[in-house]
Model confidence (mean pLDDT): 88 of 100.
A computed fold for a 350-nucleotide part of an RNA from an uncultured bacterium, annotated as small-subunit ribosomal RNA, central domain.
The full RNA is in RNAcentral, with records from ENA, Greengenes and SILVA.

Context: one part of a larger RNA
Formats: sequence, structure tokens, C1' cells
RNA sequence: CUGGGCGUAAAGAGCACGUAGGCGGCUGGAUAAGUCUUCUGUGAAAGCUCCCGGCUUAACUGGGAGAGGUCAGGGGAUACUAUUCGGCUUGAGGGCAGUAGAGGUAAGCGGAAUUCCCGGUGUAGCGGUGAAAUGCGUAGAUAUCGGGAGGAACACCAGCGGCGAAAGCGGCUUACUGGGCUGUGCCUGACGCUGAGGUGCGAGAGCGUGGGGAGCAAACUGGAUUAGAUACCCAGGUAGUCCACGCCCUAAACGAUGAAUACUAGAUACAGGGGGUAUCGACCCCCUCUGUGUCGUAGCUAACGCGAUAAGUAUUCCGCCUGGGGAGUACGGCCGCAAGGCUAAAACUC
Repeated sequence: CUGGGCGUAAAGAGCACGUAGGCGGCUGGAUAAGUCUUCUGUGAAAGCUCCCGGCUUAACUGGGAGAGGUCAGGGGAUACUAUUCGGCUUGAGGGCAGUAGAGGUAAGCGGAAUUCCCGGUGUAGCGGUGAAAUGCGUAGAUAUCGGGAGGAACACCAGCGGCGAAAGCGGCUUACUGGGCUGUGCCUGACGCUGAGGUGCGAGAGCGUGGGGAGCAAACUGGAUUAGAUACCCAGGUAGUCCACGCCCUAAACGAUGAAUACUAGAUACAGGGGGUAUCGACCCCCUCUGUGUCGUAGCUAACGCGAUAAGUAUUCCGCCUGGGGAGUACGGCCGCAAGGCUAAAACUC
């Protein structure tokens, strides 16, 4: 050095891009570094293994042979790996023609509803609960009609549906813009996969500056409940929720399931394309690619379950785990305005 694992027992990084590195398609030539073979040298003695011997035996010990190497040099082999020079098209990328979508950013617009303001009608209640009360209301509320202001969110469509790397994305229009899928097989010709560090994105809450503030609502106040009630229920209500810019960087960031590739029965539903059959045309029917679900064969699994969207069969690369508590803590370092985050022990104890 060689182990076993990571859906639920400890364990997949929140997600991506990508540096080094690791790994890498088909085919021909060259080289011969790895690899294999052979020879020479060396690998002291002791030790180790085998054989023979000496002390009564053994330990011990004498002799002989052998083994023992990331060793050095020379000769040879060329399947694989490597290096290099060529070729190829199936991996990858591009072109062309189509196509679906809440993918992103910005600007503008719209209607419903809540609240508030003004005016009309109208009068004693309204509201709220398990029941009440606090609260609002004769200074005219609630209800109802008309007008206005402002903020936030977009009913129905809506789906077991779609898009996105994840976080996430839902009224309408416009502008800019990313990715996917299908068909073709026109171009390049392995340009690929993964990815330690690194960089970027990253719900909500929170922070800074400046706006905004309708509804909701931590904190807070009051009313109830109760033995108490720093709660659950009710009436209020400030941060916040919204916008711009800048931070924070966490989550049951979950499919609790890393990425990529190949292979391995079927059935069924939905979404987006293409082809065929049929037809005047559309449907119907059949085939096929991509995605999203359900059931299920083999197989796997401790079981539950998974089962072509694998947790099956294999390969490559990364991350992570190694009894419970102490502890995701202390200390140190890095980051942050702070809150805190990342990295991460030990004593002790069972």
C1' cells in the first nucleotide's frame, strides 16, 4: 500500500463553470519511456529458506546451495500504455430548416379585491369568539351607491403540465437575451469526461444607504383562556414583507439518491417534435426521438423498496463516512459592517 461503504443505519458538497491533475473513440506507421524477455556486473558478513554436520536433544553453532532489487549496463520483443507523424467519423462541436416553454433582464399597460379619503342614501349597532371582552360607532359606524388615492399580489386558464444548473419562475404587451428538443447528415475531425484549489450563482430571515408602505405581521400593548399563560384565540401594532444599489451565503438548499458514458423484459398516462399509413383534408392507427409520472420482469436490497429518470450490470473522475455524547463546540486562521459563516480538535465520559 491493499478494506468496507454513502435513499432511510455515519456518509453525495445547495448548484454550476472551470485550472492543475486523473481518465479517454476507430485505424496505420515510427520510437521503444513504461511493460516483457535474455545476458553481464553488483546485491559484504550476519540473518531468512533448503540440504549435510557438531555439542546426549533443542536453543546455539560449522559448511554448502538458494532466495532476496523500483539496481546499473548491453542485446532483443512490440500486444497494451506512452510519445510522435498520418488517416477516419460513430463521441463532441458547428451549419441549415423547424419547434414548445411561468428560462432571464428592463420598460410600459390592465382588471378584480383589501385599505384609506371625499360625496350620496340610511340608522343603531358593527365586529369578533367555543363563549366573551378589549376595539369601532349618534362627532353617524357597519351596510349600500358614486368618485378619488396608493401599495402589493395576479382568480379562472392550471395539469399527476411546462421551463431552468440549482436557488427558482405564473396577468398582458414590447425590446434585449440564455438554453433545450426534432429533422438533415452539409462542415470541423477526438476538439471529450471528471474536476483538488479557484470563480460565479444561490430561498427565506438578517444587515447598510435611500425610497415606499395597501394588506399581512416577529417585537410590543390590550382583551380573553388558565392554577399560572411571558402561548394557543381576539382587537390593535412597529420592524419586516415591496423597490434601487451594496452585503450576508445559510436550509428537511430533499429524489434526504454527485457528474458522465455504455448495456439490460415489458405495460400505461401526459408534454414537445419527426416519420409512415389513411384521407379531399383532419381524426383514428403504427413507428421513432426527447422529457415528466405510475406499475412492473430480471437483478439488487437488512428490510422498506429501487427497477432504462436504477438503489441492476460495468467503467472514469470528484466529494464524503469510520461508535454515542462532549461538538459542528473551543482554540487558531480566513471571510463579514454586524449577526454570524467556513475550516475544525482534545480532555473527559458511556